The prediction has a mean pLDDT of 80. Transfer RNA from a Flavobacteriaceae bacterium, 74 nucleotides, folded computationally. It matches the Rfam family "tRNA". It is annotated as a transfer RNA. The RNAcentral record of the sequence draws on ENA. The organism belongs to Flavobacteriaceae, within Bacteria.
RNA sequence: GGACUUUUAACUCAGUUGGUUAGAGUGCAUCCCUCAUAAGGAUGAAGUCAUAGGUUCGAGCCCUAUAUGGUCCA
Numbered sequence: 001g002g003a004c005u006u007u008u009a010a011c012u013c014a015g016u017u018g019g020u021u022a023g024a025g026u027g028c029a030u031c032c033c034u035c036a037u038a039a040g041g042a043u044g045a046a047g048u049c050a051u052a053g054g055u056u057c058g059a060g061c062c063c064u065a066u067a068u069g070g071u072c073c074a
Base pairs, nucleotide, nucleotide: 001073002072003071004070005069007067010026011025012024013023019057028044029043030042031041032040050066051065052064053063054062
């Protein structure tokens, strides 16, 4: 230098052929339980879907550029 690929909650990850509310587990907060802690149970908060632009009636999903991590070629 070139090709492919990853990016969604604090962390690890789903998200179907673009369709009307963005989810799970862990973690976190509050409460229940307990003499107390752990375990268990209930509720809740937490998101610019990497950034910018485009296509579309409608984008996490499609296209382009950029950034980041990874693999391969030279």